A computed fold for a 72-nucleotide RNA from Clostridium porci, annotated as transfer RNA. The coordinates come from a structure-prediction model, not an experiment, and the mean pLDDT is 83. The RNAcentral record of the sequence draws on ENA. NCBI's taxonomy places the organism under Bacteria, Bacillota, Clostridia, Clostridiaceae, Clostridium.
RNA sequence: GCCGAUAUAGCACAACGGUAGUGCAGAUGCGUCGUAAGCAUAAGGUUGUAGGUUCAAAUCCUAUUAUCGGCU
Numbered sequence: 001g002c003c004g005a006u007a008u009a010g011c012a013c014a015a016c017g018g019u020a021g022u023g024c025a026g027a028u029g030c031g032u033c034g035u036a037a038g039c040a041u042a043a044g045g046u047u048g049u050a051g052g053u054u055c056a057a058a059u060c061c062u063a064u065u066a067u068c069g070g071c072u
Base pairs, nucleotide, nucleotide: 001071002070003069004068005067006066007065010024011023012022013021018055027041028040029039030038048064049063050062051061052060
C1' cells in the first nucleotide's frame, strides 16, 4: 500500500428497513431473627464518527476512526 471482519447499556452478545432486546453486573422492594439463594419491579443506549438514500436506517450507500486478521 491492497483486501476483509468487528464496533450496539458497566461487561458478554442479539436484533427481516417498521416500538433497540437477552444474559450477567448494578439499584429498589419482597423474603429471613440476620445474611445469602430465590422472587418481583424499575432504571440504564446520540447503535464508533460524519454525511447520503428512504415516509421510516443499528440494518442500505459513501467517507472516516479504532481494533483484529490476511496479502504484498